[in-house]
Molecule: transfer RNA
Organism: Promethearchaeota archaeon Loki_b32
RNA sequence: GGGCGCGUAGUUCAUUGGUAGAACGCUUCUCUGAUAAAGAAGAGGUGGAAGGUUCGAUUCCUUCCGCGCCCA
Numbered sequence: 001g002g003g004c005g006c007g008u009a010g011u012u013c014a015u016u017g018g019u020a021g022a023a024c025g026c027u028u029c030u031c032u033g034a035u036a037a038a039g040a041a042g043a044g045g046u047g048g049a050a051g052g053u054u055c056g057a058u059u060c061c062u063u064c065c066g067c068g069c070c071c072a
Stems, first nucleotide, its partner, number of pairs: 001071007010024004018055001026042005048064005
């Protein structure tokens, strides 16, 4: 330099056009002599950035940024 893949909650990952969820973690409550476990409730997201297409974009297209793999 060329090609391909990935980027979503604190972490690991789903969802692949119709206003984004799970597990673990975190907070509060119940339970306990206390802790853990268990149960109940809750908080937490500019979906890497900027444009474009669309009635509507995490999803499709373009450029850029970061990470990884392959070729030279």